[in-house]
RNA sequence: GCGACUGUAGUCUAGUCUGGUUAGGACUUGGGCCUUCCAAGCCUACGACCCGGGUUCAAAUCCCGGCAGUCGCACCA
Numbered sequence: 001g002c003g004a005c006u007g008u009a010g011u012c013u014a015g016u017c018u019g020g021u022u023a024g025g026a027c028u029u030g031g032g033c034c035u036u037c038c039a040a041g042c043c044u045a046c047g048a049c050c051c052g053g054g055u056u057c058a059a060a061u062c063c064c065g066g067c068a069g070u071c072g073c074a075c076c077a
Stems, first nucleotide, its partner, number of pairs: 001073007010027004020057001029045005050066005
C1' cells in the first nucleotide's frame, strides 16, 4: 500500500441481513427489601449506537468518506 472483518454504557453483548413503539440483556455502581451483620437472593434507578456527510416521512440498521483495532496479502531491508 491492497483486501476482509469489527466499533453500542465503566465492562461484555443482542439488534444491522429485511429501516419503523421509549435501543434490549448480563456484570458493575446508587437506593430499597431480606439478614444479628456480610455475602447470596429479590425489587428498583442511572447510564450507550466511533466521527462527519448523504438517501428517506423515518437511519444503530442502507450508501459515501474518515478514524481506531484485528487478521490476511504485498512491499522494503
Model confidence (mean pLDDT): 82 of 100. Transfer RNA from a Methanobacteriaceae archaeon, 77 nucleotides, folded computationally. The organism belongs to Methanobacteriaceae, within Archaea. It matches the Rfam family "tRNA". It was read from a public genome assembly.